[in-house]
RNA sequence: GGGUCUAUAGUUUAGUGGUAGAAUUCUGGUCUCCAAAACCAGCGGCCGUGGUUCGAGUCCACGUGGACCCG
Numbered sequence: 001g002g003g004u005c006u007a008u009a010g011u012u013u014a015g016u017g018g019u020a021g022a023a024u025u026c027u028g029g030u031c032u033c034c035a036a037a038a039c040c041a042g043c044g045g046c047c048g049u050g051g052u053u054c055g056a057g058u059c060c061a062c063g064u065g066g067a068c069c070c071g
Base pairs, nucleotide, nucleotide: 001070002069003068004067005066006065007064010024011023012022013021018054026042027041028040029039030038047063048062049061050060051059
């Protein structure tokens, strides 16, 4: 220098172009003499900028970060 893949919650991740889900962490509650476990509830997210579309996490382009391949 060229190419492929990848980016969603603090973490691990799901997501046929039509309401963004789960687990876990954290917070509160129930239970308990207390704590843990268990159960219930809550908080919290689509890498960035454009484009296509009635509608984009999803499709396209570029950029940024990461992984890998060629040279």